Predicted 3D model of a 76-nucleotide RNA (transfer RNA) from a Ktedonobacteria bacterium.
The coordinates come from a structure-prediction model, not an experiment, and the mean pLDDT is 83.
Rfam family: tRNA. Rfam classes the family as a transfer RNA.

RNA sequence: AGGAGAGUAGCUCAACUGGCAGAGCACCCGGCUCCAAACUGGGCGGUUGGGGGUUCAAGUCCUCUCUCUCCUGCCA
Numbered sequence: 001a002g003g004a005g006a007g008u009a010g011c012u013c014a015a016c017u018g019g020c021a022g023a024g025c026a027c028c029c030g031g032c033u034c035c036a037a038a039c040u041g042g043g044c045g046g047u048u049g050g051g052g053g054u055u056c057a058a059g060u061c062c063u064c065u066c067u068c069u070c071c072u073g074c075c076a
Base pairs, nucleotide, nucleotide: 001072002071003070004069005068006067007066010025011024012023013022019056027043028042029041030040031039049065050064051063052062053061
C1' cells in the first nucleotide's frame, strides 16, 4: 500500500426481508439461610464507534472517517 472481518448495556454476544433495541453475566433491592454461597423474584443500565445521505421508518441500505484483528505485498 491492497484485500477481508469486527465495533450494539460495565463484560460476552443476539437482533430474520429496513418496521417496538434484547439475552446471559455483573451491579442494586428482595425471598431462601443462623450467616454466606448456590438457587430464586424484581429492578437499574443504550450517542448501535463518529459525521453525512436515502427512506414514512435505518443497528440493518449508501458514503466519508476512526479504532482493533487477520491475509497479501513493499521498504529497512